This is a predicted structure of a 324-nucleotide RNA (Bacterial RNase P class A) from a Flavobacteriales bacterium. Lineage of the source: Bacteria > Pseudomonadati > Bacteroidota > Flavobacteriia > Flavobacteriales. Rfam family: Bacterial RNase P class A. Its family is annotated with ribonuclease P activity, dimeric ribonuclease P complex and tRNA processing in the Gene Ontology. Rfam's curators write: Ribonuclease P (RNase P) is a ubiquitous endoribonuclease, found in archaea, bacteria and eukarya as well as chloroplasts and mitochondria. By type it is a ribozyme. The coordinates come from a structure-prediction model, not an experiment, and the mean pLDDT is 77. The sequence is in RNAcentral, with records from ENA. A source record names the gene rnpB.

RNA sequence: AUCGCAGACCGCCUUAUCGCUUUCAGUAAUGAAAGAGGAAAGUCCGGACACCACAGAGUAGCAUAACGGGUAACGCCCGUCGCUCGUUGAAAGACGAGAAGGACCAGUGCAACAGAAAGGAUGUACAGUUCGGCUGUAGUGAAAUCAGGUAAACUCUAUGCGGUGAAAUGCCAUGUAUAUCAACGUUCCGCUUUGGCGGAUAAGGGCUACUCGUUCGAUGUUGAAGGGUAGGCAGCUCGAUUCAAUAGGUAACUGUUGAACUAGAUAAAUGAUAAGGGUUCGCUACGGCGAAUACAGAAUCCGGCUUAUAGGUCUGCUUUUUUU
Numbered sequence: 001a002u003c004g005c006a007g008a009c010c011g012c013c014u015u016a017u018c019g020c021u022u023u024c025a026g027u028a029a030u031g032a033a034a035g036a037g038g039a040a041a042g043u044c045c046g047g048a049c050a051c052c053a054c055a056g057a058g059u060a061g062c063a064u065a066a067c068g069g070g071u072a073a074c075g076c077c078c079g080u081c082g083c084u085c086g087u088u089g090a091a092a093g094a095c096g097a098g099a100a101g102g103a104c105c106a107g108u109g110c111a112a113c114a115g116a117a118a119g120g121a122u123g124u125a126c127a128g129u130u131c132g133g134c135u136g137u138a139g140u141g142a143a144a145u146c147a148g149g150u151a152a153a154c155u156c157u158a159u160g161c162g163g164u165g166a167a168a169u170g171c172c173a174u175g176u177a178u179a180u181c182a183a184c185g186u187u188c189c190g191c192u193u194u195g196g197c198g199g200a201u202a203a204g205g206g207c208u209a210c211u212c213g214u215u216c217g218a219u220g221u222u223g224a225a226g227g228g229u230a231g232g233c234a235g236c237u238c239g240a241u242u243c244a245a246u247a248g249g250u251a252a253c254u255g256u257u258g259a260a261c262u263a264g265a266u267a268a269a270u271g272a273u274a275a276g277g278g279u280u281c282g283c284u285a286c287g288g289c290g291a292a293u294a295c296a297g298a299a300u301c302c303g304g305c306u307u308a309u310a311g312g313u314c315u316g317c318u319u320u321u322u323u324u
Base pairs, nucleotide, nucleotide: 001320004317005316006315007314008313009312010311012277013276014275015274016273017272018271020035021034022033023032024031025030037295041306042305044304045303046302047301048300049165050164051163052162056212057211058210059209061161062160063159064158065157066080067079068078069077070076081101083098084097085096086095087094088093102156103155107154108153109150110149124138125137126136127135128134169234170233171232172231180224181223182222183221184220187200188199189198190197191196204216205215206214207213241260242259243258244257245256246255247254248253278293279292280291281290282289283288
């Protein structure tokens, strides 16, 4: 220099004018600061938080699966071993990459063609024989001894999992109809100042798949039709947060110290124009000209996984070649 693999980061920049949202200051005019990602995407996992509810067991269903560690937790990440693949090597091994890593004597399945026959099945050819395919060899085939293979085949074992989702949920204001119809129920006990208070239960509802259990329930419950409201506030962004140094650790990561505050919209803001520049590609008379500038767009938040991505930079390992 070059081929390949893996990982990390960036992913247009600057200036000017105008415009939008939030916060702060201000009586106001106005000024200052900040303003869409590495995946915000998929809604696939795990949680924080809120409610059901001060909450349980079983079944169903789903998920995981070597050993150890990390983490709030995980189906995620790290290390070691095993397996598979690639490179190298005579080999052992080394380097790199990958994924589906419990159980095949608990049971049920599956295996084309070939072959006599694909499992407690079969008897082709040859040999032995206690004359029983009983034993052996050959042949076909990936597999031919009551066999072996296969479980992101059904299944079994061990472990784990309540549900819903910010349109969760809570508060305030306004306003209407404690009205109408239907079904079921309208029971019992205690106290009593006879006004009522408390408890149990029925019909039925809730516990978000079912059963048990539990809970609400007598001016009761459920259903239908209809009426009012569609406003405002909170949740709402200070966090399992980010960056730097340092210590521990093979690593994932953890501790300590210091610094920083980086959208909070509500039908949805985060932009438009102009000039110059950067990168990539093509052409070139080498002066330059032209085109392109990826995937994509917050909506409660966080940790992962998966998918998409023009191009650029860096690190590690490796192939080939060259120089010293």